Transfer RNA from Loxodonta africana, 73 nucleotides, folded computationally.
A source record names the gene tRNA-Thr-CGT-7-1.
It matches the Rfam family "tRNA". By type it is a transfer RNA.
[in-house]
RNA sequence: GGCUCCGUAGUUCAGGGGUUAGAGCACUGGUCUCGUAAACCAGGGGUCGUGAGUUCGAAUCUCACCGGAGCCU
Numbered sequence: 001g002g003c004u005c006c007g008u009a010g011u012u013c014a015g016g017g018g019u020u021a022g023a024g025c026a027c028u029g030g031u032c033u034c035g036u037a038a039a040c041c042a043g044g045g046g047u048c049g050u051g052a053g054u055u056c057g058a059a060u061c062u063c064a065c066c067g068g069a070g071c072c073u
Base pairs, nucleotide, nucleotide: 001072002071003070004069005068006067007066010025011024012023013022018056027043028042029041030040031039049065050064051063052062053061
C1' cells in the first nucleotide's frame, strides 16, 4: 500500500429502512435479613465512531475519513 470484517448504555452484545433503540451483567434505591450475599421490585444511564449523500423517513443503504482486528504484498 491492497482486501475483508468490526465500531450501538459502564461492559458483552442484539437490532440490517418505519410508528418509543433493546437484553444480560454492572450501577443506584427499595423489599427481605441481626448484618452481608442471593432472590424479587423499581430506577438512572445512548448526539447508534465522525462528516456528507440517497430517501417522505437512516442506528440500518452509499461514499470519505477516524479507530480496532485479520489476511496478502